This is a predicted structure of a 478-nucleotide part of an RNA (small-subunit ribosomal RNA, 3' major domain) from Saccoglossus sp. HW-2024a.
It matches the Rfam family "Bacterial small subunit ribosomal RNA". Gene Ontology terms of the family: ribosome and structural constituent of ribosome.

[in-house]
Context: one part of a larger RNA
Formats: sequence, C1' cells, structure tokens
RNA sequence: UGACGGGGGCCCGCACAAGCGGUGGAGCAUGUGGUUUAAUUCGAUGAUACGCGAGGAACCUUACCAGGGUUUGACAUAAGUGUGUCGUCUGUGGAGACACAGAUUUCCCUUCGGGACGCAUUUACAGGUGCUGCAUGGCUGUCGUCAGCUCGUGCCGUGAGGUGUUGGGUUAAGUCCCGCAACGAGCGCAACCCCUGCCGUCUGUUACCAUCAAGUAAAGUUGGGGACUCAGGCGGGACUGCCGGUGACAAACCGGAGGAAGGUGGGGACGACGUCAAGUCAUCAUGGCCCUUAUGUCCUGGGCUACACACGUGCUACAAUGGCCGGUACAGAGCGAAGCGAGACCGCAAGGUGGAGCUAAGCGCAGAAAGCCGGUCUUAAGUCCGGAUCGGAGUCUGAAACUCGACUCCGUGAAGUUGGAAUCGCUAGUAAUCGCGCAUCAGCAUGGCGCGGUGAAUACGUUCCCGGGCCUUGUACA
Repeated sequence: UGACGGGGGCCCGCACAAGCGGUGGAGCAUGUGGUUUAAUUCGAUGAUACGCGAGGAACCUUACCAGGGUUUGACAUAAGUGUGUCGUCUGUGGAGACACAGAUUUCCCUUCGGGACGCAUUUACAGGUGCUGCAUGGCUGUCGUCAGCUCGUGCCGUGAGGUGUUGGGUUAAGUCCCGCAACGAGCGCAACCCCUGCCGUCUGUUACCAUCAAGUAAAGUUGGGGACUCAGGCGGGACUGCCGGUGACAAACCGGAGGAAGGUGGGGACGACGUCAAGUCAUCAUGGCCCUUAUGUCCUGGGCUACACACGUGCUACAAUGGCCGGUACAGAGCGAAGCGAGACCGCAAGGUGGAGCUAAGCGCAGAAAGCCGGUCUUAAGUCCGGAUCGGAGUCUGAAACUCGACUCCGUGAAGUUGGAAUCGCUAGUAAUCGCGCAUCAGCAUGGCGCGGUGAAUACGUUCCCGGGCCUUGUACA
C1' cells in the first nucleotide's frame, strides 16, 4: 500500500422486510449429468454452464459411426510434357459416389501462334471442425451503470509511498458547494444520440370525413374538403426557471403555483482502470506442434432423437373468478413476387379446387384473445375438470416422414384435488393474465426476439441474510 475480520461508523441495491405470482409434487416439452451404444460429434460447468453456441439434426446440415470409393485431390496459385474440348442426353453395372459404352455439340481471337477449359502424368503444394483459449488477435460474460481509476507539477517522507481523491454538507453520481499544501488535468458520471408523452407549423395520397351535394341493402362509395384522426419533416416545451420554508449568505432539500409533463418525466443505446491464466483455436484470424493413399476428400445408410435414473429451464393442469355452446366488440407491431393469397365451391376438420387483388398507409396473411350478452354443467365428483398414453382413419411439406416431422377427425381416457426441506421473479402501465407478429425455415416453436389488450397488491423500516461504495481500526496474510 492492499486484502481480510463471526471490528466500528456512514450509505446504497427487489438485499431483507411488506405484498403478488411462481419453482420444488403430477404429465409432457427442452437442455445437462449419468448410463448405454458401432456412433450416441464437439464445446459451455458456482454466482458468470444446463430452451447455452443451435435465429430451427428426416437427407443435407454433420464435425460422429459402419461400409463403399478416391489420392495434385471437393477448393486455390504456378510450372513442364502429352492429349483433347468443356458440356448435354441415353444405356449398362452399382446403395450411391462412380465406372464403362454410345449419341450430340466440335470453344474464342485466328497472325497458325496464343488464350480459356477438361483429362492423363510430373512437381511445388492444397486440405485438416486435428492439439494447445495456459503461446495469441478479435469478440464476449462477470463484478457493475457500481462511482470509481489515474496523471502532471508542487509539497511531505531515507524509502516503499502519501497528499490531491481526506474533512463539513449534499447528490442517482469523485454530483455540486464550502474548507484544506495543494493547484490543475484525463478516463469514467451527467449531457450531446434514438423511441415515447404535450403543442405549433408545413405537406396531404393509398390515410382522414366536420360542413355541402350525389348515392346505397350497407359502406368515405363518388364529387369535394384541408377542419379532425393519422403519417413524417421542422420547431417550441422543463431550466429547480417562479413563490414560500429549511440551510452556512453556499450547494442543496421540503412544500406550492402554473403546466401534457417536475426535479435525471418514462424507456433504450452507451459499460472507466482493472478482476476471474473466466469463455471461445468449432464464426473468423493466427504462432507452435501433429496427419499427408490420411486425422484430407466423395458417397449410401445409421447416429446426434438411445433410457434404470438425477438436476436445471419451461408448457399444461389439478377447476365454478371455471369448462363447454351460441351471439357480439375493441389493438399494436410486423411480413409478403419461386411470395401473401381474397370472394366462391368441396370436405366434420386438417385441408383441397380455383384464382380476384397486391411490386403493397391501396391487396392479402387477419377470425385478435381475454372482454361483454345469453344458455348449459349446479357444489363436488377424478366430474361436461384434466389431457398424457394408445388404436384407427386422414391432410400437408418434401425425391423420401420406418428409425425421426407437424397438423386434423373418431375412439381411448393416465397422473394430477395446490405440492416437504428449500428456492425464484417483480416497485407501475410493473407483476399477473390474454392473444398477435417476426427471425430461422420446404416442413417443424411450450424456446428466442418484438407487439399491443386487461391491469393489481405492498414498501413501517434498515435489526438481520446477500452483494457493493467511502472513512476508520486490528493483523503472525501478500
């Protein structure tokens, strides 16, 4: 100087407390451990691995296994020699890769040499998801959006170092004020950026419709309008600016007015010096090492989907604030040309036929759902709860759904009656609950990322648990 303490002081955080909803019990989905296997490819492992890399394993992907091929190679550059034209189609063999045969075409400039491409051969080389993340770059997690981490000069100390950065107040903040052997400065904080909340102005089509007119079964449907909604450019607006009180006459805090909004308005992007030899050699790049008729490469099939079991994350429930049936209302954000696909017709349905419109404020996906109205079940039952599992019949995608897809219909109807010890999230348009969209994608979503609808309870307080900041104290630790 740090680190640590079941030392002290001050102060924060859904850290506790106060509340609401879960997990832990059940069934299923998914990841992991383990076990099994020819292979169940590899990585991630307290917090900071485990719906993680994977934004989608039937083939492909694919890195794994079995078998069948291949060796200048699936891919790149260059050189020598020989020979030819690539390609396309057909047939035979084969699981295919591929091999053989036949047909067709007979590359370009043409200076008769050159260029491009293929094959054979020779050589440099290619290739490696092989090893080392403890050789590395880059990127990332975490402490932590915590308020800290440092420097120059000066001063103090023999020196390590200290001071500044400590102190008194204050703040979300090393934020600001005051004081002070310090005076300044940098990286962080804040602000500048984006979205959202109010207003003005400009522009009005594909959006809108108050007034006027036409028109209809109905409809901004038509003329028209530039008011409103909305869209999207520009600008205004919030600054403790104003008033009162407290305070040290300061910084600031408390209350109030006005205001759409008030003390950082709400949300996002943004992550200091560093820590964990943290993670990644399998995104990529890269040193070293290793393989070179194989640890490269092509193909068929299988595996990554196994299953006594254990754990994590979720979905669906155990019902009446509910299940089922009928009627009826209101979103936002997206996506669409090898695409979205309306009306109509067929099918109980998944879906099919068909094809209007739409390069999309125009047309479509698209019925939002919870909600509201009416009916039924009628008090508690394994039920008109719950839907696993299994049988049968189908639909769709795709060469192909056996291993191993999703969905529909009929039948079947399991566990489950609120979950031990323990444990998680959340402070407001939040939790809870309800549906909708997108990426990936031929097909496949209970996951991920977004969107809106309905919409709470509680916070006395900081003694205790956990993590953190500042000062101080002890130490046989560094």